[in-house]
Molecule: transfer RNA
Organism: Rhodospirillales bacterium
């Protein structure tokens, strides 16, 4: 420079056109003399950023922006 891949909770990842989800982490109870471990349970997202299509977009489609590869 061209060419692929990704970007979603504190981390790691799922969702593939119709109310955003899981482990693990953290808080809370419960248990236990206590802690760990185990069970229960909350809370925790303007889904990179703008802009389109559509009744409806994390999802399709343009255009940036980070990071990864692969040719040069």
């Nucleotide at each position: 420079g061209c060419c692929g891949a990704a970007g979603u909770a504190g981390c790691u990842c799922a969702g593939a056109g119709g109310u955003a989800g899981a482990g693990c982490a953290c808080c809370u109870g419960a248990u236990u003399c206590g802690u760990a471990a185990u069970c229960a349970g909350u809370a925790g997202g303007u889904c990179c950023g703008g802009g389109g299509u559509u009744c409806a977009a994390a999802u399709c489609c343009c255009c940036g922006c980070u990071u990864c590869g692969g040719c040069a």